[in-house]
This is a predicted structure of a 349-nucleotide part of an RNA (small-subunit ribosomal RNA, central domain) from a soil metagenome. The prediction has a mean pLDDT of 90. The full RNA is in RNAcentral, with records from SILVA. Its Rfam family is "Bacterial small subunit ribosomal RNA". Gene Ontology terms of the family: ribosome and structural constituent of ribosome.

Context: one part of a larger RNA
RNA sequence: UUGGGCGUAAAGCGCGCGCAGGCGGUCAGGUAAGUCGGAUGUGAAAGGCUACGGCUCAACCGUAGAGCGGCAUCCGAAACUGCUUGACUUGAGUGCAGGAGAGGAGAGUGGAAUUCCCGGUGUAGCGGUGGAAUGCGUAGAGAUCGGGAGGAACACCAGUGGCGAAGGCGGCUCUCUGGCCUGUUACUGACGCUGAGGCGCGAAAGCGUGGGGAGCAAACAGGAUUAGAUACCCUGGUAGUCCACGCCGUAAACGAUGAGUGCUAGGUGUUGGGGGCAUCAGGCCCUCUGUGCCGAAGGAAACCCAAUAAGCACUCCGCCUGGGGAGUACGGCCGCAAGGCUGAAACUC
Numbered sequence: 001u002u003g004g005g006c007g008u009a010a011a012g013c014g015c016g017c018g019c020a021g022g023c024g025g026u027c028a029g030g031u032a033a034g035u036c037g038g039a040u041g042u043g044a045a046a047g048g049c050u051a052c053g054g055c056u057c058a059a060c061c062g063u064a065g066a067g068c069g070g071c072a073u074c075c076g077a078a079a080c081u082g083c084u085u086g087a088c089u090u091g092a093g094u095g096c097a098g099g100a101g102a103g104g105a106g107a108g109u110g111g112a113a114u115u116c117c118c119g120g121u122g123u124a125g126c127g128g129u130g131g132a133a134u135g136c137g138u139a140g141a142g143a144u145c146g147g148g149a150g151g152a153a154c155a156c157c158a159g160u161g162g163c164g165a166a167g168g169c170g171g172c173u174c175u176c177u178g179g180c181c182u183g184u185u186a187c188u189g190a191c192g193c194u195g196a197g198g199c200g201c202g203a204a205a206g207c208g209u210g211g212g213g214a215g216c217a218a219a220c221a222g223g224a225u226u227a228g229a230u231a232c233c234c235u236g237g238u239a240g241u242c243c244a245c246g247c248c249g250u251a252a253a254c255g256a257u258g259a260g261u262g263c264u265a266g267g268u269g270u271u272g273g274g275g276g277c278a279u280c281a282g283g284c285c286c287u288c289u290g291u292g293c294c295g296a297a298g299g300a301a302a303c304c305c306a307a308u309a310a311g312c313a314c315u316c317c318g319c320c321u322g323g324g325g326a327g328u329a330c331g332g333c334c335g336c337a338a339g340g341c342u343g344a345a346a347c348u349c
Stems, first nucleotide, its partner, number of pairs: 003321004007303002012317001014201004021194003025088007033081002035077008049065006091191001092188003095184005103177007110154001115149007125136002162169002206247006215241002220236004258316006266294005272288006298305002322349003331342004
């Protein structure tokens, strides 16, 4: 529990799909549930309120009145909401014609580089640092040339570029597949928006089973540094990082900004389309879409935001209500576990 708020002060669910619910375009007819008007009945008395009165006043009491959240019935109104009928096209969707893209899944494939193995040349160092040492090397290292194996990641292109709901996505080719943009206005005719629960997706790390393992690298070992050095630096190095399947479900999951719709000066760059003009040459203008910057009004505590709003409005959802205790305890649900979700109180300032 009203109210006021949620970019940074507490506060937008990580993201989507969607049942219920809430809300819902234009015109006309009907209806009369909501709504509005009138009438009638009822709304006991006492109490409370107002006025007057009675006890010498008051308390107390009496009389009258207003009032009594309202409820029911009847009659009526029809603007708005609802219901119903019919119609419409601007919302939404579809068709047709084009377009861009690291969107997703699977299969295949390429080159550079690192490491390892084999061979050739070749000899005493290499490596590493602030300087060193551990380490590697005469059993021939490092360097260099040739051959081979294997794993992972894709330089340049590359861009305040693109795509995706978010997480996220980057060599190339093929197959399957989702979404988006533009033009046309051909079709449907409100089919829409949001969305408690629910369901799904969800980086990294982590977990299970099986594989794989080049480089990197928690843990660990050694060498240094240091007063110490359970670190920073160095030499090694196992999980892991990779793949398949199954879990986990978190994050500074961030634009710290929920979704939808409409409206509100301009300027400038850029992505992908369309149209017009043209001395159709690299040009100019208009327009849609995305993505940046600057800025008017307006907003804001300020910073700043400003057609990609944090402006002006409406609809729906989520969330906040002093700090600590505490995202803890308990309970419940979920999980193999790690733990996750929900989520207090005492006490204290």